[in-house]
RNA sequence: GGAGUCGGCCAGGCAGUCGCUGCAUCCUCGGAUGUGGAGGAAAGUCCGGGCUCCACAGGGCAGGACGCCAGGUAACGCCUGGGCGGCGUGAGCCGACGGAAAGUGCCGCAGAAAAUAUACCGCCGAUGGCCCUCGGGCACAGGUAAGGGUGAAAGGGUGCGGUAAGAGCGCACCGCACGGCUGGUAACAGACCGUGGCAGGGUAAACCCCGUCCGGAGCAAGGCCAAAUAGGGGUGUAUGGUGUGGCCCGCAUCGCACCCGGGUAGGCUGCACGAGGCGUCCGGUGACGGGCGUCCCAGAUGAAUGACUGCCCACGACAGAACCCGGCUUAUGGCCGACUCCCACU
Repeated sequence: GGAGUCGGCCAGGCAGUCGCUGCAUCCUCGGAUGUGGAGGAAAGUCCGGGCUCCACAGGGCAGGACGCCAGGUAACGCCUGGGCGGCGUGAGCCGACGGAAAGUGCCGCAGAAAAUAUACCGCCGAUGGCCCUCGGGCACAGGUAAGGGUGAAAGGGUGCGGUAAGAGCGCACCGCACGGCUGGUAACAGACCGUGGCAGGGUAAACCCCGUCCGGAGCAAGGCCAAAUAGGGGUGUAUGGUGUGGCCCGCAUCGCACCCGGGUAGGCUGCACGAGGCGUCCGGUGACGGGCGUCCCAGAUGAAUGACUGCCCACGACAGAACCCGGCUUAUGGCCGACUCCCACU
């Protein structure tokens, strides 16, 4: 100097003028004064929880999500650390990463054969048959899977022995399986020991099996106050009206007065003190936890957070809360630090 990997931080600043809006105070009820006023993603609404209402003895079925181990957390499909596998020269990064020896299914094309193994080209033809110059030759039965070929994948690999040619057929090493030992909380690891010639192709983001978790709906949840109109219930009503009846009582009904409850419009609340922020100390590799101190930090409901001017600079990206919080993902400008690889020079 170039190329990269990981982590952290910032999100134009200051001043003035005019506006918008929450809260507090004051008054002449409309203003005045003071004070607060978006984000790291407020986004997608994909996970998890709080909160609220409904349901609910307990358990199961169905359905869904998740799936190496340990830890963190209110919880998680998130995070941290570790294991294993893969990628990269490396710093580092990625992982639907339980079970294919419970069962069922599937494996296009090619290929002999895709899972009860098998034989297209090959190799052999020892044994049995024929010929023979006794070296051997020929054909078949048959043997074989080393080599070639197909495929993403061909039923352990390399070598030596062995054989007619071959073959875990035998042996050594590597791999594998099972049992043990050692280390580790565990996943797992070991060029530690023993046993076994080797059985078990792949696929579970195919059905399925095993384990864990999950009741439903969501702030338009829910709670409170409560017009007008219509309707409901109760009480009273003089000797009220109407009906029933010959008449009275009674009963029904209507009117009137008062009371009650549901509930619409509308209003209030939920709604801003919270798994909270900042600082510091302690524990932990870390995620995180604990102690102490300190701070109060948007709350709208046609829905505020803006506009203009001046100066400065690195000339300003993506983008706007709507019950709240923890994550994930996506969008996006810039700055800083640590580390890796390559080249050149000293």